[in-house]
RNA sequence: UUAUCGAGAGUGGUGGAGGGAUAGGCCCUGUGAAACCACAGCAACCGGUCCGCCGAGGAAUGCGGGCGCCAGGUGCUAAUUCCUACCUGCCGUAGCCCAUCGGGGCGAGGCGGGAUAGAUGA
Numbered sequence: 001u002u003a004u005c006g007a008g009a010g011u012g013g014u015g016g017a018g019g020g021a022u023a024g025g026c027c028c029u030g031u032g033a034a035a036c037c038a039c040a041g042c043a044a045c046c047g048g049u050c051c052g053c054c055g056a057g058g059a060a061u062g063c064g065g066g067c068g069c070c071a072g073g074u075g076c077u078a079a080u081u082c083c084u085a086c087c088u089g090c091c092g093u094a095g096c097c098c099a100u101c102g103g104g105g106c107g108a109g110g111c112g113g114g115a116u117a118g119a120u121g122a
Stems, first nucleotide, its partner, number of pairs: 001122005010039005018028003022085004040077003045073002047070003050065004081117001086114006095106004
């Protein structure tokens, strides 16, 4: 810089109090946290292989394919990246405010869009 982040997948051993990035919330945790190790699994970013397409004189490059395959390099295996955070669209209860009495505004919260941050790959 770029792609993805609503799917998926855990047991055992060591260890012995923290963990979920930050803040707040809310969770997980002595029925054993983090970390390390072993084995197992998920997935298909890279890689390998195959198929199709574009193009071409012919190739290479290129594009697409998980309702093609493999699993070598990573990654991952509580909760949507656990939720929210900054901007913004729509809906808007209670209550409050303004009013020329026709109405208008704020508003917990709900549903979206974008950005930031973070994670992972290349």

Predicted 3D model of a 122-nucleotide RNA (SAM riboswitch aptamer (S box leader)) from a marine sediment metagenome.
Its Rfam family is "SAM riboswitch aptamer (S box leader)". About the family: The SAM riboswitch is found upstream of a number of genes which code for proteins involved in methionine or cysteine biosynthesis in Gram-positive bacteria.
Model confidence (mean pLDDT): 78 of 100.
RNAcentral holds the sequence, with entries from MGnify.